[in-house]
Description:
A computed fold for a 673-nucleotide part of an RNA from Dongibacter bovis, annotated as large-subunit ribosomal RNA, domain II. Its mean pLDDT, the model's own confidence on a scale to 100, is 88.
Context: one part of a larger RNA
């Protein structure tokens, strides 16, 4: 890892409901005693019940309260005993699982901590203290020098003992080790033997180290099935209903207890839903703007700054401005105003519908996502919170390329029938390369904003135009005059001021370029050539630009341009477990006929399968039992025949009864490969 056994709501006592039975105003008897360790007898103590009210005296189908004859409480309706089932509580109470606590004249100092006795080890080599000799020196010494000497938690460096770095090893040769390197190596040195010290205690050059691979409290036994609001696991089918992630409390937040959703059973008998119609209720969207705040410009204007003014009076101001008026604005915590939805109340229709009530039993208290209505946040989040209605949770099936919560739709089984929903029909791939109008070029479509843009179709307005426009060519654009002022210069063009007049077909005291300043080019503006449409503005539709990411791209691919893209209308098809057709089964109702229902997790309720044993009946088996093997049988499942075959002695069947009574999972135990 697989395959086999083996593994989890028991059992007793006590209660509460159901259900069935005995007896009934009464039920039943415990212990014990007889008897076969029986079955049954006997045993009436006790216990439940028949009366209950009051704090009690107490009274009594009543009693308490009270002044009460009133109001109001609590009572006046059959129970006991057994069995069986369900669920409470006591009890290890479905199973396994700690970390820990505590108790012992318990067991340990063969491992290691420290001590005590006793006994052993430590190649060689270097350094070379004191004291000594001698020299020397002195008064006498000490200095100093040579020599001798052999001292040290002195050096180097095997054996010893350590155990610093690294590298291998890590299901190892090894539960700490090899290699290699490194430290102590006369010492606070290492050993070898006996011996004490003991668990809250030892022992520690002190790390909470060690105390036999085990130490912030050793190890055994026990108490003990310690607890474990946690994790995990908990075994056969089928058929009805079928939740909830909410509120209040909680040393309470991932536990609880009430409620609230959910089944089961009673009793009653329309009290619930929807829909119309009628009434009352409201202050929320919108509007408003009197109120209570807030706010744009103005306009009057109290008053208030500043300046005059010796003081005051008064004057002056381009400052600020209350009230009040004009016009124009905002509010969860403004409202003279006010919908829709919704909720109540009451008629009255509709429907296999359903509420309130007593009681047994549950789970549920982590929810989630969309849409629409706040909120908090940054009009961020797959964020936080609340309301609302739907999914998912507990919901398959079709769509959305894949894709709990989106869209369409609720799966009772069967069918090689049909029709539809979303959504799609060019190929992958079921269905039209359907019909009509257009639009688009940009693979837009198949991502994205402010903003930009003689992209393209469509409207609307307006100005110009055959008295020739627009645009392009030719060809004038002069003249007083260099206006005047300014300046070194200012001549149309640095700047101020002014912008007439004249010839004229037109031609500015100058649109730009340009020069030191002039020139020079040009332009407005006239004429000619040409000859039919120019320009402007504004509204819509669809595309272009903005537009940077790491494999290959923002269509599922391919591919797709009078489309297989986009807008409008219109025809058929595909398409789902929807719906319809044929058959079948089950569930409620119902007398039938028949009508309805039949996705489910937590949970609740019902029927049934098979394991073992035990009673009774009637039975099978060496002419071959159980077990095992195979085979295309039978049943709605659980499961059940039957034949061979193979095994070699047991064993089905029926009505009942009892349970160690159903395994895939607990990192389960235990064998076996």
């Nucleotide at each position: 890892a697989c395959c086999g056994g083996c593994g989890a709501g028991u059992u007793g006592c006590c209660g509460u409901g159901c259900a069935u039975g005995g007896c009934g105003a009464g039920g039943u008897u415990a212990a014990g005693c007889g008897g076969g360790a029986g079955a049954c007898g006997c045993g009436g103590a006790g216990c439940c019940g028949a009366a209950g009210c009051g704090a009690a005296a107490g009274c009594g189908a009543g009693c308490c309260u009270u002044a009460a004859g009133a109001g109001g409480g609590c009572g006046a309706a059959a129970g006991u005993c057994a069995u069986g089932c369900a669920c409470a509580g006591c009890a290890g109470a479905c199973c396994c699982g700690a970390a820990a606590c505590c108790a012992c004249a318990g067991c340990g100092a063969u491992c290691u901590a420290c001590g005590c006795a006793c006994c052993g080890c430590c190649a060689g080599g270097a350094u070379g203290a004191a004291g000594c000799u001698c020299a020397g020196g002195u008064a006498a010494a000490a200095a100093u020098g040579a020599g001798u000497g052999g001292a040290g938690g002195u050096c180097c460096g095997a054996a010893c003992c350590c155990g610093u770095g690294a590298g291998u090893g890590u299901u190892g040769a090894a539960a700490a080790a090899c290699u290699u390197u490194g430290g102590g190596a006369u010492g606070a040195g290492c050993g070898a033997u006996g011996c004490g010290u003991a668990g809250g205690g030892g022992u520690g050059a002190a790390a909470u180290g060690c105390c036999a691979a085990u130490c912030g409290a050793g190890c055994g036994u026990g108490g003990a099935g310690a607890u474990a609001g946690c994790u995990g696991g908990u075994u056969c089918u089928c058929c009805c209903c079928g939740a909830a992630a909410u509120a209040g409390c909680u040393u309470u937040a991932g536990g609880g207890c009430u409620a609230g959703c959910c089944u089961c059973g009673g009793a009653a008998g329309g009290a619930u839903c929807c829909u119309a119609c009628g009434g009352a209720c409201g202050g929320u969207a919108g509007g408003g703007c009197a109120c209570u705040g807030a706010u744009c410009g103005g306009g009057c204007a109290a008053g208030g700054g500043g300046g005059c003014g010796u003081a005051a009076a008064g004057c002056c101001u381009g400052c600020c401005g209350a009230c009040c008026c004009c016009a124009g604005u905002c509010a969860a915590a403004c409202c003279a105003u006010g919908a829709a939805u919704g909720g109540c109340c009451g008629u009255a229709g509709g429907g296999a519908a359903u509420a309130a009530c007593c009681g047994g039993g549950a789970g549920u208290c982590a929810g989630a996502g969309u849409g629409c209505g706040a909120g908090u946040g940054a009009u961020a989040a797959g964020a936080c919170c609340c309301g609302u209605a739907c999914u998912c949770a507990a919901g398959a099936g079709g769509g959305a390329a894949a894709c709990a919560g989106c869209c369409c739709a609720g799966a009772u089984c069967g069918c090689c029938a049909g029709c539809u929903a979303a959504g799609g029909u060019c190929c992958c791939g079921a269905a039209u390369g359907c019909c009509g109008u257009a639009c688009u070029a940009a693979g837009u479509g198949g991502g994205g904003a402010a903003g930009g843009a003689u992209g393209u179709a469509g409207g609307a307005c307006u100005u110009c135009a055959g008295a020739a426009a627009c645009a392009g060519c030719c060809a004038g654009g002069a003249u007083g005059u260099u206006g005047g002022c300014u300046c070194a210069g200012a001549a149309g063009c640095a700047g101020c001021c002014a912008c007439c007049a004249u010839u004229a077909a037109a031609a500015g005291a100058g649109u730009g370029c340009g020069u030191a300043a002039u020139a020079g080019c040009u332009c407005a503006c006239u004429g000619g050539c040409c000859g039919a449409g120019a320009g402007g503005c504004c509204c819509u539709g669809c595309g272009c630009c903005g537009a940077a990411g790491a494999u290959a791209c923002c269509c599922g691919g391919g591919g797709c341009u009078c489309a297989a893209g986009u807008a409008c209308g219109g025809a058929a098809c595909c398409g789902a477990a929807g719906c319809u057709g044929c058959g079948g089964c089950a569930u409620g109702c119902g007398a039938a006929a028949g009508c309805a229902u039949g996705g489910g997790u937590a949970g609740g309720g019902g029927a049934g399968c098979g394991u073992u044993c035990c009673a009774u009946c009637a039975g099978g088996g060496a002419c071959g039992a159980a077990g095992c093997a195979u085979g295309a049988c039978c049943g709605g499942a659980a499961g059940g025949a039957c034949a061979u075959g193979u095994g070699g002695a047991c064993u089905g069947g029926a009505u009942g009864g009892a349970a160690g009574a159903g395994a895939g999972a607990a990192u389960g135990c235990c064998g076996g490969u």